[in-house]
Context: one part of a larger RNA
Molecule: small-subunit ribosomal RNA, central domain
Organism: uncultured bacterium
RNA sequence: UUGGGCGUAAAGGGCGUGUAGGCGGUUUGCUAAGUCAUGUGUGAAAGCCCUCGGCUUAACCGAGGAACGACGCAUGAAACUGGCAAGCUAGAGUACCAAAGAGGGGGGUGGAAUUCCCGGUGUAGCGGUGAAAUGCGUAGAGAUCCGGAAGAACACCGGAGGCGAAGGCGGCUUGCUGGGCGUGAUCUGACGCUGAGGCGCGAAAGCGUGGGGAGCGAACAGGAUUAGAUACCCUGGUAGUCCACGCCGUAAACGAUGGGCACUCGAUGUGGGAGGGAACGACCCCUUCCGUGUCCAAGCUAACGCGUGAAGUGCCCCGCCUGGGGAGUACGGCCGCAAGGCUGAAACUC
Numbered sequence: 001u002u003g004g005g006c007g008u009a010a011a012g013g014g015c016g017u018g019u020a021g022g023c024g025g026u027u028u029g030c031u032a033a034g035u036c037a038u039g040u041g042u043g044a045a046a047g048c049c050c051u052c053g054g055c056u057u058a059a060c061c062g063a064g065g066a067a068c069g070a071c072g073c074a075u076g077a078a079a080c081u082g083g084c085a086a087g088c089u090a091g092a093g094u095a096c097c098a099a100a101g102a103g104g105g106g107g108g109u110g111g112a113a114u115u116c117c118c119g120g121u122g123u124a125g126c127g128g129u130g131a132a133a134u135g136c137g138u139a140g141a142g143a144u145c146c147g148g149a150a151g152a153a154c155a156c157c158g159g160a161g162g163c164g165a166a167g168g169c170g171g172c173u174u175g176c177u178g179g180g181c182g183u184g185a186u187c188u189g190a191c192g193c194u195g196a197g198g199c200g201c202g203a204a205a206g207c208g209u210g211g212g213g214a215g216c217g218a219a220c221a222g223g224a225u226u227a228g229a230u231a232c233c234c235u236g237g238u239a240g241u242c243c244a245c246g247c248c249g250u251a252a253a254c255g256a257u258g259g260g261c262a263c264u265c266g267a268u269g270u271g272g273g274a275g276g277g278a279a280c281g282a283c284c285c286c287u288u289c290c291g292u293g294u295c296c297a298a299g300c301u302a303a304c305g306c307g308u309g310a311a312g313u314g315c316c317c318c319g320c321c322u323g324g325g326g327a328g329u330a331c332g333g334c335c336g337c338a339a340g341g342c343u344g345a346a347a348c349u350c
Base pairs, nucleotide, nucleotide: 003322004321005320006319007304008303012318014201015200016199017198021194022193023192025088026087027086028085029084030083031082033081034080035077036076037075038074039073040072041071042070049065050064051063052062053061054060091191092188093187096184097182103177104176106174107173108172109171110154114150115149116148117147119145120144121143125136126135162169163168206247207246208245209244210243211242215241216240220236221235222234223233258317259316260315261314262313263312266295267294268293269292270291271290272289273288274287275286276285277284299306300305323350324349325348332343333342334341335340
């Protein structure tokens, strides 16, 4: 390389948007680039292959034939792919109507709890553990009551529930804003799918500047434990955790499962909508669309398991893998304030 693969063995890019490119519904006409047919030219010789012949044979050599994947030109065909033109509405989008939602960002606001401060009551303990001690407390702690301040997070509802592309999103309220779903159906008329680069988003930790700091709490200090204890347990506690703006760009960024379309038994739960049946309605039963769980048939799988949201059956596009270690290292390049990130070897060794 041809291949074979990517849930767990090596392997799906963290996620989106979209450029080039690849691929692309349906009808008719034209075209003839791809495609196909015929003819013709070229395809040197030698070699390979077939037949015959020459050296005793063979190797070797001579003669003839076949073949030479391929290309040029001419003529023709028009199903398929492409191109051009004109249509279509089943893909895609769109106006209207309706309902759901912790989707996003801004403002306002609420109660419980915690800590601290002031004051009242009140007295000897509190706290903590396996047991203790460090610690706090007669300068009045802890407990309890009134008042005040601050920051952070939102118990119950809450659900295997919902929303989002992913990361993720949870008190209440307000206005701004994105997406998806359903029903009938209006309009556009293939406008589609994917997507190398590019661009944007991207938990936590970390970084810069300024603020904030209740609780928690790396580092650190002390007390224990222990042979030791740079830990697990306890008392404290700084960064940080919070806010604004700007960086970083990683993760078991996981469903360890890229995106899209089509096809293929059933059962049951749940969230959102529509329609129908009996009933005034709630409720109940049935049908259907979208989402989300569980069990199972065929099929698939090394097994485990997956199973209409596939890991089944096909097609299109992208990413990635190719024995373990060395190593996600070195070097170079690009990015970053730094930490570091991205790209990413080899010697050697098993």